[in-house]
Context: one part of a larger RNA
C1' cells in the first nucleotide's frame, strides 16, 4: 500500500447520476391506527408501552393428558357416553421486592411515510451482461369450422384436433374492473353478386406449307412403260393454322373498419385590444368526436404560471401554441399488487466534511 472485518468526536446526504453501500428497524404481548376503497382491503399503516429474577395471590385452580371401577347406548368395538376414585404436566392475571449502564441482556428476526408514471393482480422471460413498463393472464370483440369439422403433422398409411360437436374447436386483436369506444368503404384485404367486357388448356378447323401416284414439257441415248431437269398435282401422311365455342380470375356491381388503414388548407369577421361563436373559398373517401395533453409522446424548451427548496434543466398541479395524443395497433380513470420507474420527507448512518484507530489476510525472502 491492497483486501476483509469492527469502532469513531462534532455534523448528518453536505457524497453521488442516484442514500449505491452501510446504518437504522427487527421477536412476542398490549394499546392504537388516516386518506382512499372494488368494502375484501389499505394495516404489522403510522405511533406508543411492556419483557429478567424472587415472594405472595389467583391456585395445584383453569386447561391439557393418562389409569381403574361402575352404569347406559347401540352400529358389539382396541366403540361412544355418564358418574366416581386416582396419577402426571400445569398457566394467564393482580400485588410486592431484588440486581445491572443495559432483562426479546447472545443469535435469528420489517426502516417508515408521502406524490406521480407504467402494468390490474399471482405468474413467465433473454441457462452465461437485460426480470422489465416486455410475455402471459382472466375479460371483451371479430372471424373460420355442421363433423370424414376447420386447422395442423406426414410422400402415404395414419395421427393430433377429440374418444370433443358451435356454452365446442382453430385463427387474429385487446388485456381485471368502471365510464366509453366517434367519422371515413376512395385505396388494399375479405365476403356476396353474376348481366356485360377480358381470358387458359381444350374443342374447332377456313386456309397455307412439305411430300408425290399421275400428267405435261424437256436433256441424253441403246427410241423405251428408259434416263436428266422443270412445271402442275389427287388421296394419304405430315407441319401449321383464322373464325367460332370455352371456367375461375381480373374488370365490373354491392357490403364490410374490435379488417389493413385514414381522419385537411387558405382568407375574412364582434363598439379598446385580443380572440373568433359567424361567413367565404379550395380540396377530400372522410376531415380527429369524447377524453387526455410540454405527456414513457413537446422539436423550439430549463415553454408560461403556481407549489415544494435559501437556491429545483428533475418532480407535482395547471394552461394548450398537440414539431408529431386519441379511442380494442384501444381512450380516460382506478382500490389492491410490484427486487419496476421518478419526485419529496422522517429516522439512521464513515456516503461525505476528513480522516483516524483496532483485528485479520496479502504484499517481502526461501521452498
Nucleotide at each position: 500500500c491492497u483486501c476483509c472485518u469492527g469502532c469513531u468526536a462534532a455534523g448528518g446526504a453536505a457524497c453521488u447520476a442516484g442514500g449505491c453501500a452501510a446504518a437504522u428497524u427487527g421477536a412476542u404481548c398490549c394499546c392504537g391506527u388516516a386518506a382512499c376503497u372494488u368494502c375484501g382491503g389499505a394495516a404489522g399503516a403510522a405511533g406508543g408501552g411492556a419483557u429478567g429474577c424472587c415472594c405472595c395471590u389467583u391456585g395445584g385452580u383453569a386447561c391439557g393428558u393418562g389409569g381403574c371401577a361402575c352404569g347406559g347406548a347401540c352400529u358389539u368395538g382396541c366403540u361412544c357416553u355418564g358418574u366416581g376414585c386416582u396419577g402426571c404436566g400445569g398457566a394467564c392475571u393482580g400485588g410486592g421486592g431484588c440486581c445491572g449502564c443495559a432483562g426479546g441482556g447472545a443469535a435469528a428476526c420489517g426502516g417508515c411515510c408521502u406524490g406521480g408514471g407504467u402494468g390490474a393482480c399471482u405468474g413467465u422471460u433473454u441457462a452465461c451482461u437485460a426480470a422489465a413498463a416486455a410475455c402471459a393472464c382472466a375479460u371483451g370483440u371479430c372471424u373460420c369450422u355442421g363433423c370424414a369439422a376447420a386447422g395442423c403433422c406426414g410422400c402415404a398409411a395414419g395421427g393430433c384436433g377429440a374418444a370433443g360437436u358451435a356454452u365446442a374447436g382453430g385463427g387474429a386483436c385487446u388485456g381485471a374492473c368502471a365510464c366509453c369506444u366517434g367519422c371515413c368503404c376512395g385505396g388494399u384485404g375479405c365476403c356476396g353478386g353474376a348481366a356485360g367486357g377480358u381470358u387458359a388448356a381444350g374443342g374447332g378447323g377456313a386456309g397455307g406449307g412439305g411430300u408425290u401416284a399421275g400428267c405435261g414439257c424437256u436433256u441424253c441415248c441403246a427410241u423405251g412403260c428408259g434416263u436428266c431437269g422443270c412445271g402442275c398435282g389427287a388421296a394419304g401422311c405430315u407441319c401449321u393454322g383464322a373464325a367460332c365455342c370455352g371456367a375461375a380470375g381480373c374488370c365490373c356491381c354491392g357490403g364490410u373498419a374490435a379488417a389493413c388503414g385514414g381522419c385537411g388548407g387558405c382568407c375574412g369577421u364582434a363598439a379598446c385590444u385580443a380572440u373568433a361563436a359567424c361567413g367565404g373559398u379550395c380540396c377530400u373517401a372522410a376531415g380527429g368526436u369524447a377524453g387526455c395533453g410540454a405527456a414513457a409522446u413537446u422539436c423550439c424548451u430549463u415553454g408560461u404560471c403556481g407549489g415544494g427548496u435559501a437556491a429545483g434543466u428533475u418532480c407535482c398541479g395547471a394552461c394548450c401554441u398537440g414539431c408529431a395524443c386519441g379511442a380494442a395497433u384501444g381512450g380516460u380513470g382506478u382500490a389492491a399488487c410490484a427486487a419496476c420507474u421518478u419526485g419529496g420527507g422522517c429516522g439512521c448512518u464513515g456516503u461525505c466534511u476528513c480522516a483516524g484507530c483496532a483485528g485479520g489476510a496479502g504484499g517481502c525472502u526461501c521452498g
A computed fold for a 367-nucleotide part of an RNA from a Dehalococcoidales bacterium, annotated as large-subunit ribosomal RNA, domain IV. Rfam family: Bacterial large subunit ribosomal RNA. RNAcentral holds the full RNA, with entries from ENA.